[in-house]
Context: one part of a larger RNA
RNA sequence: GGCACACGGUGGAUGUCUUGGCGUUGAGAGGCGAUGAAGGACGUUGGAACCUGCGAUAAGCCCAGGGGAGUUGGUAACCGAACUGUGAUCCUGGGAUUUCCGAAUGGGGCAACCCGGCCCUUCGGGGUCAUCACGGUCUGAAUGCAUAGGGCCGUGAAGCGAACCCGGUGAACUGACACAUCUCAGUAGCCGGAGGAAAAGGAAGCAAACGCGAUUCCGUAAGUAGUGGCGAGCGAAAGCGGAAGAGUCAGCAUGCCGAAGUGAACCGUCUGGAAAGUCGGACCAAAGAAGGUGACAGUCCUGUAGUAAGGCGGCUGACAUGCCCAUUGAGUAGCGUCGGGCUCGUGGAACCCGGCGUGAAUAUGGGGGGCCCACCCCCCAAGGCUAAAUACUCCUCAACGACCGAUAGUGAACCAGUAAGGCGACUGAACGAUGAAAAGCACCCCGACAAGGGGAGUGAAAAGUACCUGAAACCGUGUGCCU
Numbered sequence: 001g002g003c004a005c006a007c008g009g010u011g012g013a014u015g016u017c018u019u020g021g022c023g024u025u026g027a028g029a030g031g032c033g034a035u036g037a038a039g040g041a042c043g044u045u046g047g048a049a050c051c052u053g054c055g056a057u058a059a060g061c062c063c064a065g066g067g068g069a070g071u072u073g074g075u076a077a078c079c080g081a082a083c084u085g086u087g088a089u090c091c092u093g094g095g096a097u098u099u100c101c102g103a104a105u106g107g108g109g110c111a112a113c114c115c116g117g118c119c120c121u122u123c124g125g126g127g128u129c130a131u132c133a134c135g136g137u138c139u140g141a142a143u144g145c146a147u148a149g150g151g152c153c154g155u156g157a158a159g160c161g162a163a164c165c166c167g168g169u170g171a172a173c174u175g176a177c178a179c180a181u182c183u184c185a186g187u188a189g190c191c192g193g194a195g196g197a198a199a200a201g202g203a204a205g206c207a208a209a210c211g212c213g214a215u216u217c218c219g220u221a222a223g224u225a226g227u228g229g230c231g232a233g234c235g236a237a238a239g240c241g242g243a244a245g246a247g248u249c250a251g252c253a254u255g256c257c258g259a260a261g262u263g264a265a266c267c268g269u270c271u272g273g274a275a276a277g278u279c280g281g282a283c284c285a286a287a288g289a290a291g292g293u294g295a296c297a298g299u300c301c302u303g304u305a306g307u308a309a310g311g312c313g314g315c316u317g318a319c320a321u322g323c324c325c326a327u328u329g330a331g332u333a334g335c336g337u338c339g340g341g342c343u344c345g346u347g348g349a350a351c352c353c354g355g356c357g358u359g360a361a362u363a364u365g366g367g368g369g370g371c372c373c374a375c376c377c378c379c380c381a382a383g384g385c386u387a388a389a390u391a392c393u394c395c396u397c398a399a400c401g402a403c404c405g406a407u408a409g410u411g412a413a414c415c416a417g418u419a420a421g422g423c424g425a426c427u428g429a430a431c432g433a434u435g436a437a438a439a440g441c442a443c444c445c446c447g448a449c450a451a452g453g454g455g456a457g458u459g460a461a462a463a464g465u466a467c468c469u470g471a472a473a474c475c476g477u478g479u480g481c482c483u
Base pairs, nucleotide, nucleotide: 001482002481003480004479005478006477007476008475009474015468016433017432020404021403022401023400024399025398026397027396028395029393030392031160032159039101040100041099042055043054044053046079047078049075050074051073061095062094063093064092065091066090070083071082072081106115107114108113116129117128118127119126120125131157132156133155134154135153136152137151138150139149164195165193166192167191168190169189175182179229205212206211216243217242218241219240220239226234227233255315256314257313258312261307262306266281267280268279270277282299283298284288290302291301292300322385323384324383334358335357336356337355338354339353340352341351344370365380366379367378368377369376420427421426440467443455444454445453446452
C1' cells in the first nucleotide's frame, strides 16, 4: 500500500409525516377613491428586535348582541404592574379616532420633507385655500349692440385594481425548404372607454317557388362551398339539433339567505410508558363527516346532523302580442375614384364600412335576392333603448381530488419577492420533523472557570436542541491475509 471482515466518523439519501401549494365544483362578490383609495413612511405595549394589530383616543375608545372564567396578540419565556361574576379577555354588528406621504389638491419638493395666505382661537390649536368640465349668476374690453375675458355659487371628474368586453392604432420573428403578393395576424404591444358582465339585438334579414321570423351561445353542416405566387395556407353561410327567450302576475309586508351561538350518548378488565387496542357489559344516532387527545375513540375534547328566538345587514321589480322620441330619419341612398371588411388576394364581384368628388326618389316611393336586365319573392335604410342563455376571477365561503409531499408542490410549508446580485430596467435563492410531556441532563470527575467527554439522573427509548429514521460517496481504527 492492496483486499476482506468488524466497529466508528462524516454526510443527509430513503421511509413515514404536513403547517404549504395545485386543481375542480358550488355559492357569494364583482369594485375601492377628494367623507382622501391602492400602496407605503414613521410611530404605538412597562422592558431591545421583528411579525401582527392599531394611529398622538395608537395590540386600542364607545354602543348593541353573543359568551361565561380567566385575561394583558405571536416568535417567547422571564420580571414587573394590572383587569375580571358591577361579566373581563374573546366573537358578531354598528359608531368614534385615524400622524405623514401617496390622485395628493394652498405653494414648493430629491415621496413620507420645507415654506405660506385668510378666518376662528381657551394661544394648546382648529378650519380653509389645486386643476379641469358642465350648469347657473354677476360683471365686462378693443367697439355702439355684442363677444372675448374676469368674479362668485352649485354639481361632477381625477387615482388604483387580476382577467373577461368594446373601440382606436398596430408590428416583427416565423411559415412559404430562399423571397416580394401571401402567412404569422388584425395576433403581441400601446392608447381610450365601460360593466358585473360587455358587445349584439326586434329584419331596407334569410330563403327559394316550400317557407322562416330579434340577438347571443353550443353541436352539426365542414375542413364542405369557396379562396389562394390555385403555393404555403386561409376558410364560411343557410339549414338542422339544443341553451335561453320578452310571457304573465302580486303587493306595501311577506319571503329567502347569512354571523357570533345551541347541539345526544360509557364504564370496568388485561397488556402497556400511555388505551382510543383486548375482553365483558351498556348507551346515543335527523349526529358512525373529520380533526385532536401519550397506540386505532359514534358516546373524552373540538366538531358533525338538526335547530328555537332574534337585533342587524343584503337581495327580489319589472311600461312589454316590445317600448320611447319623433311623425318615418338628405349632403342620405346611389354613382365616380381610392382603400378597408366579408370564404372572396379585383376577379364576372354583388353585399357592408370609410376618405375625396358628385348627388336622388319620398309609399303611385325605396332597398335586397352575388355583374347586369325582366318577371316574381322578401323587406322598409339614413334615430334610440332592451333581461336571459355567453366570457372572466384580484377576492370571500364551503366541499371535493386514481393532485404534490420539502431537489416535489407556488419563486416562496421556514418573517419571501426576503437574503443576495445589478448604476438601472430587473434578476432572485436556500433553510420543515427531540419527546406524549422539557421531564432540555441536579450532582460528581477529566479538561483552560473551555469545547468536548466519562459517570449519575430524566425518559418507553437519549431521541440530548449539530436532536425521527440515518443509505452512498468520502475519512478513520482494529484484526486477518497478500506485497
Predicted 3D model of a 483-nucleotide part of an RNA (large-subunit ribosomal RNA, domain I) from a Phycisphaerales bacterium. It matches the Rfam family "Bacterial large subunit ribosomal RNA". RNAcentral holds the full RNA, with entries from ENA.